Background
Predicted 3D model of a 510-nucleotide part of an RNA (small-subunit ribosomal RNA, 5' domain) from Candidatus Uhrbacteria bacterium RIFOXYC2_FULL_47_19.
Context: one part of a larger RNA
RNA sequence: GGAUGAACGCUGGCGGCGUGUCUAAGGCAUGCAAGUCGAACGAGUCGGUUCUCUUCGGAGAGCUUGAUUAGUGGCAAACGGGUGCGUAACACAUUGGUAACCUACCCCAAAGUUCGGCAUAACAACUCGAAAGGGUUGCUAAUUCCGGAUGUGUCCGCGUAUCGCAAGGUGCGCGAGUAAAGCCCAAAAGGCGCUUUGGGAGGGGCCUAUGGCCUAUCAGCUUGUUGGUAAGGUAAAAGCUUACCAAGGCUACGACGGGUAGCGGGUGUGAGAGCAUGACCCGCCUCACUGGGACUGAGACACUGCCCAGACACCUACGGGUGGCUGCAGUCAAGAAUAUUCCACAAUGGGGGAAACCCUGAUGGAGCGACGCCGCGUGCAGGAUUAAGGGCUUCGGCCUGUAAACUGCUUUUCCUUGGGAAGAAGCUUCGGCUGACGGUACCAAGGGAAUAAGGGGUUGCUAACUCUGUGCCAGCAGCAGCGGUAAUACAGAGACCUCAAGCGUUAUCC
Numbered sequence: 001g002g003a004u005g006a007a008c009g010c011u012g013g014c015g016g017c018g019u020g021u022c023u024a025a026g027g028c029a030u031g032c033a034a035g036u037c038g039a040a041c042g043a044g045u046c047g048g049u050u051c052u053c054u055u056c057g058g059a060g061a062g063c064u065u066g067a068u069u070a071g072u073g074g075c076a077a078a079c080g081g082g083u084g085c086g087u088a089a090c091a092c093a094u095u096g097g098u099a100a101c102c103u104a105c106c107c108c109a110a111a112g113u114u115c116g117g118c119a120u121a122a123c124a125a126c127u128c129g130a131a132a133g134g135g136u137u138g139c140u141a142a143u144u145c146c147g148g149a150u151g152u153g154u155c156c157g158c159g160u161a162u163c164g165c166a167a168g169g170u171g172c173g174c175g176a177g178u179a180a181a182g183c184c185c186a187a188a189a190g191g192c193g194c195u196u197u198g199g200g201a202g203g204g205g206c207c208u209a210u211g212g213c214c215u216a217u218c219a220g221c222u223u224g225u226u227g228g229u230a231a232g233g234u235a236a237a238a239g240c241u242u243a244c245c246a247a248g249g250c251u252a253c254g255a256c257g258g259g260u261a262g263c264g265g266g267u268g269u270g271a272g273a274g275c276a277u278g279a280c281c282c283g284c285c286u287c288a289c290u291g292g293g294a295c296u297g298a299g300a301c302a303c304u305g306c307c308c309a310g311a312c313a314c315c316u317a318c319g320g321g322u323g324g325c326u327g328c329a330g331u332c333a334a335g336a337a338u339a340u341u342c343c344a345c346a347a348u349g350g351g352g353g354a355a356a357c358c359c360u361g362a363u364g365g366a367g368c369g370a371c372g373c374c375g376c377g378u379g380c381a382g383g384a385u386u387a388a389g390g391g392c393u394u395c396g397g398c399c400u401g402u403a404a405a406c407u408g409c410u411u412u413u414c415c416u417u418g419g420g421a422a423g424a425a426g427c428u429u430c431g432g433c434u435g436a437c438g439g440u441a442c443c444a445a446g447g448g449a450a451u452a453a454g455g456g457g458u459u460g461c462u463a464a465c466u467c468u469g470u471g472c473c474a475g476c477a478g479c480a481g482c483g484g485u486a487a488u489a490c491a492g493a494g495a496c497c498u499c500a501a502g503c504g505u506u507a508u509c510c
Stems, first nucleotide, its partner, number of pairs: 001510004006506005013376006019369002021334001026332003030329003035075003040072002043069004047064007082287001084285001092211003096207003101204003106200008114148004123138006153178002156175008182192003213259003220250003225247008262284004266277004289310005312323004340366001342365003348362001349360004379409004389400004414447006423437001426433002454499005459480003465494005475482002
């Protein structure tokens, strides 16, 4: 000198774009943050409508493209959002491999979509419990569950051809096993689905080589350890697991141990080499009160799912229950220190749905903070009796100083008034409807210099000097050093220098 997620002191007019718990991965009141589908299903309620009865209040039965609700069922909830505790590791980055693998939804292609059956929630009755929540009996539906048929295919076995160094791959034939669900529509066409298989896209699992911290005041480490055989296990190779057998494997090119740490793209600085760093944004990993476990599922060993244990907190009728903000706000605590319990789904994106639409603290916005960067303004021109005041003085004068006053001008900004967006694509009954931001940006008119300057410094380094006070005191200070009676170094005043809505100080990095 540059830089910062900064803090502190003094000061503070505006706008744009960014950014904001670095500490206690400490505890959390409250609200919201994941739902949706009635075009899968049976019911309930409210409507509409027809008929009958009527004490004219209504009641009953039937129909119903309406609305709505808990439940069954489907898809989603494994994404999106947060954190950096752990981790020195195939965690990450780069490079290859998978002849050792998986993949819901989506796209392309081929084929099929047949016949039956058993339940169960809802509901009703009875019943236990303070509650949370259950129990027994009875009834019922489905795209729920189960069985049979068919088998383009596919899996397995056998035969055979071909390719590969090989484990094995790719064809052909035979045998055996193996599917399905319906809904909407004028029930025709069609649409949405369902089942089996092949391919694709995107996503993921596993493996390999190489790379990136400190410590030898850590020198030896290892028994599932290293390899083999067999079995189990997984989507899949493998000591991944188990039994048996062998005795191996790693290490001064630093094993093992200890400390520290998420990694990368990047960021800061520097001419570069390098050094430092990993806030915000993007990719990957990791965790979800602490520890462990599996279930469901295409996918989790699952932040707002389940079970167990523990700590903590809350409710209780004392028998027993409930909870998990490292989501968005907010609160307490901690700290030098870090924001609103805001608006909207209008846009972008995501989930569900045939769609309308619903949900979305993702996201889009607004609010707060000079926290940062950038831009703008606080006026311009004229104006000497060089006013007053203040400071200095050799008492002549000099400085503040064209500075002010005063005159003219301008109106960025500000105030008032009027107009007023783009961002909109979509949806639709084809008439029309839809913008949170926001009456914002922007435009016009009117008004009036009006609403707006401070901080630090002045001995040298280092731009800028005098007076008064003080008297090694009080104090200053980054270093050298100032102060003991003429202090340009302390304190005040005036003047000056410098940067400027900031200026200084502190901390850290280069």
The source organism's lineage runs through Bacteria, Bacteria candidate phyla and Candidatus Uhriibacteriota. Its mean pLDDT, the model's own confidence on a scale to 100, is 87.